[in-house]
Predicted 3D model of a 476-nucleotide part of an RNA (small-subunit ribosomal RNA, 3' major domain) from Algoriphagus zhangzhouensis. NCBI's taxonomy places the organism under Bacteria, Pseudomonadati, Bacteroidota, Cyclobacteriaceae, Algoriphagus. Its mean pLDDT, the model's own confidence on a scale to 100, is 85.

Context: one part of a larger RNA
């Protein structure tokens, strides 16, 4: 100098504490650890692996097993010969593939050109290993307030100073003092969104006033007022006002405004730290394999199950079930697609079809609420796992192993030990809704929207994690 104290001092974070709401118990769903197995491919592994890589494992994906073929090879280039390309039938076989027939007979005058088929031969491949050789990308400490350099000064010298001190701040933010004066990577702003106004321009959106017409409906002439919609700009700066303060800057149920002292939210991740992750996105050093460790192709496995754990959905009700009837959204998506309406089914859905490349049509019903019935404390008119038995659907093909519909059948479960997790406001909690992938889907899971909407924070002892400065050391 650092690190590190069950060392001091100051300050911060849902860190503890006040509080609301879970997990730890129960069935299932999903991941992992074990086992098991021909395989159950492989990675991740305290924070910082376990609904992670997976934003779709029935073939396929796939990289694992079995068995059944290929040997310049699944791809691409050069290419000697041949042969239009193609197209239908067919035999063997799980298929690769390996043969049979037919139908066709390219443009050009030619040279040769396009496509195919293709000997030899040069270049192949390899989800094999090495993340401890490595680019790149990423987690994390951490949106923590920090890390560093020029010049000078100090010191034999490592180094120190600056950056420490005295206030202040979310901040090394700003202020005053100082052998430091300055400068850079950080921080803040500058970018998006979101709250108010203007203000431009009104179609497909909107409808106040005026007509027109309906059974009704901005449907229609029209209209830019209003909502809206997307572009510009205006807004907030402690800018005024009062105390406090040398200043920074602090309070104020102060004014004024929609918004007040960063308004709220996102992007954004300093110098470096785990030889942290990834050689299975991808590149890329070496190393290994070459009739295979490469490639094809059928099945089959990744979906196994005495068990553990993670991480969630549903519930154990009555602030509830369940039935009738009504109300109000935001993002988004739709042409090999979203699909109104009618018509058949109890229903998933099936059938005919309008309409839309979408502010038009459509997915689209919003649920939680309301309003009236109904169940009265019970393993129940709670729960809904299992199971039987019927059926749609996607698809070549649901046996292993898909979803969703109907009937029946109704398990455990009565608020869960020690333990632990989340969140300070439109937050938690609860309610639906969409969207990527996707033929369909194991979606209860990621990513976004929007209703409804609480409750607490004395405080900073304590526990965790950090920042400064200070002290102690037999650590580096």
């Nucleotide at each position: 100098u650092g690190a590190c104290g069950g060392g001091g001092g100051u300050c911060c974070g849902c860190a503890c504490a006040a509080g609301c709401g879970g997990u730890g118990g129960a069935g299932c769903a999903u991941g992992u650890g074990g086992u098991u197995u021909a395989a159950u491919u492989c990675g991740a592994u305290g924070a910082u692996a376990c609904g992670c890589g997976a934003g779709g494992a029935a073939c396929c994906u796939u990289a694992c097993c079995u068995g059944g073929g290929c040997u310049a090879g699944a791809a691409u280039g050069u290419g000697a010969a041949g042969g239009a390309a193609u197209g239908a039938u067919u035999u063997a076989g799980a298929g690769a593939u390996a043969g049979a027939u037919c139908a066709g007979u390219c443009a050009g005058c030619a040279a040769u050109g396009a496509c195919c088929u293709g000997a030899a031969a040069c270049a192949a491949g390899g989800u094999g290993c090495u993340g401890c050789a490595u680019g790149g990308c990423u987690g994390u400490c951490g949106u923590c307030a920090g890390c560093c350099c020029g010049u000078g000064c100090c010191g034999g010298g490592a180094g120190g100073u600056g950056u420490u001190g005295g206030g202040u701040u979310a901040a090394g933010u700003c202020c005053c003092g100082c052998a430091a004066c300055g400068a850079g990577c950080g921080c803040a702003a500058c970018c998006c969104c979101u709250a108010u106004g203007u203000u431009u321009a009104g179609u497909u959106g909107c409808c106040a006033g005026c007509a027109c017409g309906u059974a009704a409906u901005g449907g229609u002439g029209g209209g830019g007022a209003c909502u809206c919609u997307a572009g510009a700009c205006a807004g907030a700066c402690u800018g005024c006002c009062u105390g406090c303060g040398c200043a920074a800057g602090c309070a104020g149920a102060g004014a004024g405004g929609a918004a007040g002292g960063a308004g709220g939210g996102g992007a954004c991740g300093a110098c470096g730290u785990c030889a942290a992750g990834u050689c299975a996105u991808c590149a890329u050093g070496g190393c290994c394999c070459u009739u295979a460790c490469g490639c094809c192709c059928a099945g089959g496995g990744c979906g196994a199950c005495a068990c553990a754990c993670g991480u969630g959905c549903u519930a154990c009700a009555a602030u509830g079930g369940c039935g009738c009837a009504u109300a109000c959204a935001g993002c988004g998506g739709g042409u090999a697609g979203c699909g109104a309406g009618c018509c058949g089914g109890c229903a998933a859905c099936g059938g005919u079809c309008a309409g839309c490349c979408a502010a038009c049509c459509u997915c689209u019903a919003a649920a939680a609420g309301u309003g009236c019935g109904u169940c009265u404390c019970a393993g129940u008119u709670c729960g809904g796992a299992u199971c039987g038995g019927g059926g749609u659907c996607u698809g070549c093909a649901a046996c292993u192993c898909g979803a969703c519909c109907c009937c029946g059948u109704g398990a455990a479960g009565c608020u869960g030990g020690a333990a632990u997790c989340g969140c300070u406001a439109g937050u938690a909690a609860u309610c639906g809704c969409g969207c990527a992938u996707c033929a369909g889907c194991c979606a209860u899971g990621g990513c976004g929207c929007g209703g409804u909407g609480a409750a607490u924070a004395c405080g900073u002892u304590c526990c965790c994690g950090g920042a400064c400065c200070u002290u102690g050391u037999a650590c580096a």